A computed fold for an 87-nucleotide RNA from Effusibacillus lacus, annotated as c-di-GMP-I riboswitch aptamer. Its mean pLDDT, the model's own confidence on a scale to 100, is 89.

RNA sequence: GGCCGACAACGGCAAACUUCGGGAAACCGGAGGACGCAAAACUACAGGGGCUACGGUAGGAAACUACGAAGCCAGCCAGUUGCCGAA
Numbered sequence: 001g002g003c004c005g006a007c008a009a010c011g012g013c014a015a016a017c018u019u020c021g022g023g024a025a026a027c028c029g030g031a032g033g034a035c036g037c038a039a040a041a042c043u044a045c046a047g048g049g050g051c052u053a054c055g056g057u058a059g060g061a062a063a064c065u066a067c068g069a070a071g072c073c074a075g076c077c078a079g080u081u082g083c084c085g086a087a
Base pairs, nucleotide, nucleotide: 004085005084012037013036017032018031019030020029021028022027035075041080042079043078047077048076049073050072051071056067057066058065059064
C1' cells in the first nucleotide's frame, strides 16, 4: 500500500413516524425521532433499475384511460472517493 472488517478507538449518518414549509405528484428541506448503516459520503450526463405524470400526445360526449420525463429515488444495483487498523 492492497484485500479485509473487530464486543477496538475517534467519531459520523439518520428509516418509519410526528410537525412546519415547498411541489401536480413522486419526492425534497427544517425541527423532533432512531429502524438501521463500515461508506446510509458524493455521483441521476459512466451505466442499469425503479417512482410520479403537471404541461403534452392519442382515445372518449364526459368521467376518465393509455403513452410519456425535461421531474424524482443512490437507505435498489452500481461508479468515484474516504476514517481507523485487530485477525
The sequence is in RNAcentral, with records from Rfam. It matches the Rfam family "c-di-GMP-I riboswitch aptamer". Gene Ontology term of the family: cyclic-di-GMP binding.